Predicted 3D model of a 349-nucleotide part of an RNA (small-subunit ribosomal RNA, central domain) from Thermoanaerobacter ethanolicus. Its Rfam family is "Bacterial small subunit ribosomal RNA".
Context: one part of a larger RNA
C1' cells in the first nucleotide's frame, strides 16, 4: 500500500467556529488536463516464458521467438471527472409574518427555611444513636412568641417535559443578546458538506489576588464501634463551597454511538407550530423535536430498528491493531503550581 474495524470485545476527538485540503446540485456550450483507443520510439544483456540445439541425461550452456507495465512523442474520441463561459432553482442563505423555551450576560426585587444576635414567656433538660458518649444547658438551654442581621439555595408548578454545540441551564421583574421552529413563496443563485493545523468554549476539584462566609464540609480534634479502626456512626470543625478578575483544561466530558445527505412497514405517548372540519369537546392532514413498542434489514450475541447499530463498496474528519510494563520514562510544548498534552523501549506472559 492492499485489507478489517471503532454501542458493550482495542478503537468517536469533551464541544463548537473555521484555514489548507478532500468531496460536491440541474441544463447548454467549449477546451481536452485526468480518462479511453490507435500509432511510433524507448523499455541493455542475462534471468523468466515458448520453440529448437550442445555436453550420454539433467543441472548447466547456446541459438531463435514472443511478451510486459511504465515513460516520451503523436493522431483521435468526448460519456464521466476537471478547466472556461452562459443559464436554472430542488441544496444553502436572505427578507416578511408569527408563536414556544430553566439558551447566554447584566441590574434589581421577593417569600419559605437554617444559623446567629436582642427582647418576652418558661424550667430542667436538650441533642444524638443500634445503644451510647463527646457536645450544649440553672451564667437559664431545648421549646415557644416578637424584632433584627447575614449568606446560600430557589419547595409546589415539574413532566418519560423544555432550551443549548457540548459543558450545562430551574423564584420573580426589567434590560442587552444567541439559536431553533412554523407559514406564505418575495429575493440571491451552488454561495454547499467536512475539516489536518489553528482559534474559542469547556462540570467538579485545584491555583493566584481581593472580598464574602448562613448551611454543608476534605483536613483536623474529640466521642463511640472494634482484636485494631489512621474508616463506616456521632459531636465539633478549617480550607472549600459563594462573588469579581485571572489561571487550570481534565471526567464513566456517556447515547460508552463523530459530522453531513438521501432512501427504507407500522403502532402508541408527549412538547412547539400550521391547515381543514366542528358550536365545543375533539378529529384528520402536515412540519420540527422528544420517548416507548415493533416489520424488513442488521448484529457474535445483547440489542438497534425513520432519533439506525438498516441501505449507500456515498462524502469528510478522528481513532484501533494482544495483556502487563504505561498513559509510565525521556524529550518537546503548555502551566504560578498541581499537573496537562504528545508518547516509547527494555523486560515479561
Nucleotide at each position: 500500500c492492499u485489507g478489517g474495524g471503532c454501542g458493550u470485545a482495542a478503537a468517536g476527538g469533551g464541544c463548537g467556529c473555521g484555514u489548507a485540503g478532500g468531496c460536491g446540485g440541474c441544463c447548454g456550450u467549449u477546451c481536452a488536463a485526468g480518462u479511453c483507443a490507435g500509432g511510433u520510439g524507448u523499455a541493455a544483456a542475462a534471468u523468466a516464458c515458448c520453440c529448437g540445439g550442445g555436453c550420454u541425461c539433467a543441472a548447466c550452456c547456446c541459438g531463435g521467438g514472443g511478451a510486459u507495465a511504465g515513460c516520451a512523442c503523436u493522431u483521435g474520441a468526448a460519456a464521466c471527472u476537471g478547466g472556461g463561459c452562459g443559464g436554472c432553482u430542488a441544496g444553502a442563505g436572505g427578507g416578511c409574518a408569527g408563536g414556544a423555551g430553566a439558551g447566554g450576560g447584566g441590574a434589581g426585587u421577593g417569600g419559605a427555611a437554617u444559623u446567629c444576635c436582642c427582647g418576652g414567656u418558661g424550667u430542667a433538660g436538650c441533642g444524638g444513636u443500634g445503644a451510647a458518649a463527646u457536645g450544649c444547658g440553672u451564667a437559664g438551654a431545648u421549646a415557644u412568641c416578637g424584632g433584627g442581621a447575614g449568606g446560600a439555595a430557589u419547595a409546589c408548578c415539574a413532566g418519560u417535559g423544555g432550551c443549548g454545540a457540548a459543558g450545562g441551564c430551574g423564584a420573580c421583574u426589567c434590560u442587552c443578546u444567541g439559536g431553533a421552529c412554523u407559514g406564505a413563496c418575495c429575493c440571491u443563485g451552488a454561495c454547499g458538506c467536512u475539516g489536518a493545523g489553528g482559534c474559542g468554549c469547556g462540570a467538579a476539584a485545584g491555583c493566584g489576588u481581593g472580598g464574602g462566609g448562613a448551611g454543608c464540609a476534605a483536613a483536623c480534634a474529640g466521642g463511640a464501634u472494634u482484636a485494631g479502626a489512621u474508616a463506616c456512626c456521632c459531636u465539633g470543625g478549617u480550607a472549600g463551597u459563594c462573588c469579581a478578575c485571572g489561571c487550570c483544561g481534565u471526567a464513566a466530558a456517556c447515547g460508552a454511538u463523530g459530522g453531513g445527505u438521501a432512501c427504507u412497514a407500522g403502532g402508541u405517548g408527549u412538547g412547539g407550530g400550521a391547515u381543514g372540519c366542528g358550536g365545543a369537546a375533539g378529529c384528520a392532514u402536515u412540519c420540527c423535536g422528544u420517548g416507548c413498542c415493533g416489520u424488513a434489514g442488521u448484529u457474535a450475541a445483547c440489542g438497534c430498528a425513520a432519533u439506525a447499530a438498516g441501505u449507500a463498496c456515498c462524502c469528510c474528519c478522528g481513532c484501533c491493531u494482544g495483556g502487563g510494563g504505561a498513559g509510565u520514562a525521556c524529550g518537546g510544548c503548555c502551566g504560578c503550581a498541581a499537573g496537562g498534552u504528545u508518547g516509547a523501549a527494555a523486560c515479561u506472559c
About this RNA: NCBI's taxonomy places the organism under Bacteria, Bacillati, Clostridia, Thermoanaerobacterales, Thermoanaerobacter. The prediction has a mean pLDDT of 89. RNAcentral holds the full RNA, with entries from ENA, Greengenes and SILVA.